[in-house]
Context: one part of a larger RNA
RNA sequence: GGUGGAUAGCUAGGCUUUGGGACUGAAGAAGGACAUGCCAAGCUGUGAUAAGUCCAGGUUAUCCGCAAGGAGGAUUUGACCCUGGAAUGUCUAAAUGUGAAUCAUGGCUCGUUGAGAGUCAACCCGAAAGGGUAAGGAACGCGGUAAAUUGAAGCAUCUUAGUAGCCGCAGGAAGAGAAAUCAAUUGAGAUUUCGCGAGUAACGGCGAGCGAAAGCGAAACAGAGCAAACCGAACACCUUGUGAAAGCAAGGAUGGAUGUGGUGUUGUAGGACUCGUGUCUUCCCUGAACCUCUCGACUUAAAGUCUGUUGGAAAACGGCACCUUAGAGGGUGAUAGUCCCGUAGAGGUAGAUUGGUGGGAAAUGGCGAGUAUCCUGAGUAAUGUACACUGAAUAUUGUGCAUAAAUCCGCUAGAAUUAACUAGCAACUCUAAAUAUUGCCAAAGUCCGAUAGCAAAGUAGUAAAGCGAUUGAAAGCUGAAAAGUACUGUGAAAACAGGGUGAAAUAGAGCUUGAAACCAAUGUGGUCAUAGUCAGAUACGGUCCGGAAGGUUCUGUCUUGAAGGAAACAAGUGAGAACUUGUGGUACGAAAGAUAGAUUACAGGAUCGUAUCGUCCGUUCCGAAAAACGGGGCAGGGAGUCUAUCCUAGUAGCGAUGUUAAUUGGUUUAAGCCAAGGAACACAAGCGAAAGCGAUACGUCCGUAACAGUGUAAAAACUGCGUGGGACAAGGUGUGAAAGUGCCUGAAGUUACUAGGAUAGGACCUGAAACUAGAUGAUCUAACCCUGGGCAGGAUGAAGCCUACUGAAAGGUAGGUGGAGGUCCGCUACCGGUUGUGAGAUCCAUUCCUUCGGGUGAUCCGGGGUUAGGGGUGAAAAGCCUAUCGAAUCUAGUGAUAGCUGGUUCUCAUCGAAAUGCAUCUUGGUGCAGCCUGGUCUGAGACUUACGGGAGGGUAGAGAUACUAAUUAGAAAACCACGGAUCGAAAGGUCCAGUUUUCUUGUUAAACUCCGAAUCUCUUGUAGUCGUAGAAGACCGGAGUUAGGUCGCUGGGGUAAGCUCGGCGUCCAAAAGGAAAAAAAGCCAGACUUGAGUUAAGAUCCCUAAAUGCUGACUAAACGAAGAAGGGAGUGUGAAUCCUCAGACAGUAGGACUAUAGGCUUAGAAGUAGCCAUUAGCUAAGAAGUGUGUAACAACUUACCUACCGAGGAUUUAUGCCCUGAAAAUGGAAGGGACUAAGUCAGCUAUCGAUACUCAAGCUCUCGAAAGAGAGGGUAGAUGAGUGUUCUUCGUGAAUAGAAGCUUCUGCGUGAGCAGGAGUAGAUCAUGUAGAAAUAAAGAUCCUGCCAAUAGUAGCAACAUAGCUGGAUGAGAAUUCCAGCCGCCUAAAGUCCAAGGGUUUGUCAGCAAUGUUCGUCAGCUGGCAGUUAGUUGGUCCUAAGUGUUUCGCUAAUCUAAAAACACGAUAGGGAAAUCGGUUAAUAUUCCGAUACCAUGGAGGUACGCGCGGUAACGCAAGCCCGAUUUGAGACGCUUCAAGAUAGGCAGACGCAAGUUAACUACUGAAUUCUCUGGAGUCUUGUAACGAGGAGAAAGAGAGGAAAGUAGGAAUAGCUCUAUGUAUGUAGAGUUCUGUCGACUCUAGGAGCCCGUGAAAAUCGAAUCGGGAAGGAUCCUUCAUGUCCAUACCGAGAACCGUCACAGGUGGACUCGCUGAGAAGGCGAAGGCGUGU
Repeated sequence: GGUGGAUAGCUAGGCUUUGGGACUGAAGAAGGACAUGCCAAGCUGUGAUAAGUCCAGGUUAUCCGCAAGGAGGAUUUGACCCUGGAAUGUCUAAAUGUGAAUCAUGGCUCGUUGAGAGUCAACCCGAAAGGGUAAGGAACGCGGUAAAUUGAAGCAUCUUAGUAGCCGCAGGAAGAGAAAUCAAUUGAGAUUUCGCGAGUAACGGCGAGCGAAAGCGAAACAGAGCAAACCGAACACCUUGUGAAAGCAAGGAUGGAUGUGGUGUUGUAGGACUCGUGUCUUCCCUGAACCUCUCGACUUAAAGUCUGUUGGAAAACGGCACCUUAGAGGGUGAUAGUCCCGUAGAGGUAGAUUGGUGGGAAAUGGCGAGUAUCCUGAGUAAUGUACACUGAAUAUUGUGCAUAAAUCCGCUAGAAUUAACUAGCAACUCUAAAUAUUGCCAAAGUCCGAUAGCAAAGUAGUAAAGCGAUUGAAAGCUGAAAAGUACUGUGAAAACAGGGUGAAAUAGAGCUUGAAACCAAUGUGGUCAUAGUCAGAUACGGUCCGGAAGGUUCUGUCUUGAAGGAAACAAGUGAGAACUUGUGGUACGAAAGAUAGAUUACAGGAUCGUAUCGUCCGUUCCGAAAAACGGGGCAGGGAGUCUAUCCUAGUAGCGAUGUUAAUUGGUUUAAGCCAAGGAACACAAGCGAAAGCGAUACGUCCGUAACAGUGUAAAAACUGCGUGGGACAAGGUGUGAAAGUGCCUGAAGUUACUAGGAUAGGACCUGAAACUAGAUGAUCUAACCCUGGGCAGGAUGAAGCCUACUGAAAGGUAGGUGGAGGUCCGCUACCGGUUGUGAGAUCCAUUCCUUCGGGUGAUCCGGGGUUAGGGGUGAAAAGCCUAUCGAAUCUAGUGAUAGCUGGUUCUCAUCGAAAUGCAUCUUGGUGCAGCCUGGUCUGAGACUUACGGGAGGGUAGAGAUACUAAUUAGAAAACCACGGAUCGAAAGGUCCAGUUUUCUUGUUAAACUCCGAAUCUCUUGUAGUCGUAGAAGACCGGAGUUAGGUCGCUGGGGUAAGCUCGGCGUCCAAAAGGAAAAAAAGCCAGACUUGAGUUAAGAUCCCUAAAUGCUGACUAAACGAAGAAGGGAGUGUGAAUCCUCAGACAGUAGGACUAUAGGCUUAGAAGUAGCCAUUAGCUAAGAAGUGUGUAACAACUUACCUACCGAGGAUUUAUGCCCUGAAAAUGGAAGGGACUAAGUCAGCUAUCGAUACUCAAGCUCUCGAAAGAGAGGGUAGAUGAGUGUUCUUCGUGAAUAGAAGCUUCUGCGUGAGCAGGAGUAGAUCAUGUAGAAAUAAAGAUCCUGCCAAUAGUAGCAACAUAGCUGGAUGAGAAUUCCAGCCGCCUAAAGUCCAAGGGUUUGUCAGCAAUGUUCGUCAGCUGGCAGUUAGUUGGUCCUAAGUGUUUCGCUAAUCUAAAAACACGAUAGGGAAAUCGGUUAAUAUUCCGAUACCAUGGAGGUACGCGCGGUAACGCAAGCCCGAUUUGAGACGCUUCAAGAUAGGCAGACGCAAGUUAACUACUGAAUUCUCUGGAGUCUUGUAACGAGGAGAAAGAGAGGAAAGUAGGAAUAGCUCUAUGUAUGUAGAGUUCUGUCGACUCUAGGAGCCCGUGAAAAUCGAAUCGGGAAGGAUCCUUCAUGUCCAUACCGAGAACCGUCACAGGUGGACUCGCUGAGAAGGCGAAGGCGUGU
């Protein structure tokens, strides 16, 4: 500096309260549509008389709205404007002639040349004339109907709630209302509303909750009329006259005996009726003129524009004046009593309004007496029963059903019933005020001030979203005045540079101020290209700033000097490190004081460097830096509030009393203040379930404080008295027979305010999924109904039929023909969506590629319709019902509820928890207790650390001849049933195994103990700690906590666990500091602030402060620095046994023999395969052999012996250190370096080391009079004291000589914060006391806005076409235009139509935006222009279906069925037109030519009496109305053949082109029909089936299509040629043949069906009846044919999909070659290569 729009100031708009006012409409409302201006899009006004017309009044100089422009006008003959009245008032809407899409189209009357005007809905009342209703309205009102969320911690009665919603109806209010009411033995006297009564009585799973009345005090006050008895037309209405009207008079076959009118209307009964007396009272109207109240356009309304200064400007400041029934308020170039408008006060036309004056009508109604007779409200009162409402319980009110009264000698009520007593008179009606609300008007405010306040301060219910119901924003400020930048230069322009206006332009147009995030460099200071991170803190240093505001600070010297405390030297001690003593508590030492010097110096700030320390914030948690959650940044917004009722405390008032409520009066009209108001409430008496009864105003004692006395130097101590306090006694009452016992009693409350808390309310804020009500949706999709349309080509070959063969026949076989089918193939179209689980955050919120399924049917598609939310539809997937479905969407109940999650905003100070027990549909909640805190009371004890004494216990341990229960090895004895073995003939025996007992030996226990500690518990003594500066305890207010965790010791569970459940402690939680590398808990140690010292744990080689310290051992493994069983001739130390100079151990040398090859076995076996035995001899010694070896031998070797050598050796065991055992994921960790100690063990000497301890200075708290003493970590939490924001009251002040805000700097305060300087800014602001709050933000995936990072990134490529060259235009060209070349599409990417869109069409001028680039271009921007119809479509008709009215139904809206009428199709039905030309843009619409239809007119003719033909039938062959009959309109699918045409191809002629409609005339097949005819030995005939005496063949005829031919029609179109003017003119040509051939047109045949395949308008025919008299459907001619649509797109850019979106979207046309083909491939015409 930019961006941005906070803050400050302002207000044009809101919000709230108070007062006033309060209905509109068929005389057409409210609301809307469309128009309306000179230029006019929006708002406002108005209505074809259209920002207006006329009249009257007011006012006075300007005016033509918002809106300032251009142009042109109006007005002193009074405009504009204001008030009052009149006129006009399009279309729609209740909407009303009929219909509909704010448009279309009729009948009748009047009238006209024409234009036009009026009238016509339904229902009700009425004889008629005539009248009424409807529809709207914010809330309020009355009535009908009627939820759920929710609460009950669940839920069902209950609650929410008779609420929300829906329906009906009314008014300015509504409703209610003059007792068949209350009350209670006194009485009141309609209703309504307010204050009490009262959260009472009552109701209630007697739970949650709910909840009156009488009476009292007030506001406001008001009472009347019928039916009946009796009379019986005495009445009303209409018309006319008169009058201002009320009224009066006359007339009337209008009403009225189914009763008009009179009378009469109540409870002490009254009235009729009978008799008597007597003259009061009520109602209606009110024009002119007059009086009067209140409004009323409006009128009048005092006093400075005096002076000086500043300033752009005076209203400011200074000076001097004046007015005030006016100093409310606003404006004016800054703040104005005296400048302007106003204001206080005074007045007021028209008109409206109040009350008078005045006019008129009715009457005898009142009072008394009498009581024979009559009257006094019926399916009613009441009873039973069932529901609903209600506080209403048997005793509220209402409804349904059933039963069902009385008649004044009566009836009803009085909270069961009866009697008595008391109060009233139902079953008919009306009635003001007090009360409610606020769409309208006015005023005001302790309200808001642009993210606030209404959603809306601007075109706001707008823009925008949605099919719809419905949802729903953002957006204020130039200046005093536009004076809104003349002119010059540059530029294609935008703009920029000068210049000008203004006080200011950094006030220049979204323009006051202009914060923060964020951005830039052309600025300034510091730093940098060898770098290391929570972004900083602290210390030191470098460079720079240090102007103002603040005024200290530093350096040197000297003095005092706390804790602590040397060095060096001397002497001594020790093995040594070192220590002890002395000098010496000396030097030093924080700090304080004095003095000298220093002034950019210091403090402070910016930046860089070095060092040390240092893992965000909030939350939730046992535990967070966490790889747990939230946070991109900034700004603004954003959460404990209000009311009612209670509890407690404080303060204040009054006090045995305290206070008023509603309401009323006064006042400066104020919602405030003062006063009145005593209803009512609380308290003054309790006890009891209740009936009921009903208390010390102190008798006694103890004793705190205080006081008095004694006492003391002062205290202490003692005595007395003693409010409060305590203990007795006494008393009241309940209970009890009593004894006793429970509660209470010796008087303090109440009202207001403030604070804390509880309960009810949305209740601190945000947040569900859901539930309910009423509406909106079938443009998507599902099903169905009506009406239309689509499906290349090929294949297969059912029935039937024919022929042949065969069979007695029934039949069969074969070949043809035929053309069936929920048949087949098929990228035909079309529908679908199988595979790749391909591509693809994309072209697409379902697409693309490939592959695949269906494709004549239960097929696919268009248009019109129907079904609607606990409902539809569903060949069923809980699928689909508009991108929403196991219950749509929208709005409302609604701030649903949430024991759950998240968030919850300034400061400091004091104390400070719990994660435990009990209960719980309870375990993440809650209640009570425990633990914390604040206050009060009281008044003396509380705690338990050590040691000692006494007492208790059965654990650890230990034990086994002390029990119980296990248990090792053996011995003995006894037994031996069962089992095994064995002997025996058997009886039975023996052995094994087993059982029992005893003994020896070894082992064990939580539920064993003959024993038995430590610790522990109780008690006591001594010492200790705390406490009268108030402990412990009690009471009152407020909490939080009830998820815990680690470690040590000790238990239960578990294989175990960083496991789980306990006990006793500790710490963390809620605890910082030091050490352990780092670390919640382990070790040391509990942080008020700053400074100086000393130690703790732990350390002392370097990192790193302090020892390379001392003495003695061990280790060799880098052991130290993870680890078990097991293993180790590693090594140190010990023990035991054995060998050894008579020579051990080891080594070297020699010997190692004989019987014999032992026997057996063996093929062999000789020491050495195997089995058995293992002797003897010679010896110093030598195995019937330790190994190697051989087929077997051999050979070698060993044991063993000897020699040499010469001193220890061998074995076992215990122990220290060491080795092994020893495996994990990027390379790697004793903290690193490194270390042989700097490791380990044992001992010793020094030193370092913390917020611990000591000291100094200061702060705060508690206690205290002070001196002083003690204390000061802290989460949840309790308590105290303060800071700041907005506004108000009363004061005090500041400000244009510069307020607030903003930027930055300085100082003060523990802190929240406060004050000041400089700049910017340009009009308000500060402070004291008191008060009121929408009162403090960093968090809530918070809300809104802005800005970053992502990022110059993704993308602008991928499927489907492709461009290149040259030229033109232009400031600028890959992209625009032109030309050439090249390429793409062919059942389209070509041509035409419908829906939908709505101007997108054409042209001119442009390029800020839009266009995925560009742009000179455009579907973009601006201006202008463009859609022409009798014959295209609508209009007419009816379909499915829909509506209105009536009837019916419903509480009501709604609505089934029925009837009448109407609507309903731009693809159904249907009167009529073609060709050519023409425009920039329209054409079957204009023009030319040639036609046709309907209706009407004129003229004519036929005809009115028919004619021809055997007949079918034909022909110029009347009109109108009605009825009947009948035809056309008028209809399925499949298939076959026939005719014709479009069109293609080929050829002739020709340079080339070689086309031609409607319409008119003629020709024209099949079928059908008529006539003739008259058939079987059948005939005839088809593609096929068939047909024939009900008439075949054959012949003749009648009706009869597409189409063809001729005319139309050459002066058309097309082609060619010529031309001296050419957008013209002239001339020539424009003819034929063949072949193929449709899916198009026409007319036929056959087959199929559980399917038989619209209706009406309209047009005809016949018959009958009636009518008119002329008169056509023929000829000629004339006129009319209104109204609406018509542009353009119709899609890879105009439609639906948010987009110029690879998606979706109905119908028609369809050339050539190849081919079965609409397949595929390649081409023509035509169109593209358009944003890639």
A computed fold for a 1732-nucleotide part of an RNA from a Candidatus Aenigmatarchaeota archaeon, annotated as large-subunit ribosomal RNA, half A. The coordinates come from a structure-prediction model, not an experiment, and the mean pLDDT is 80. Its Rfam family is "Archaeal large subunit ribosomal RNA".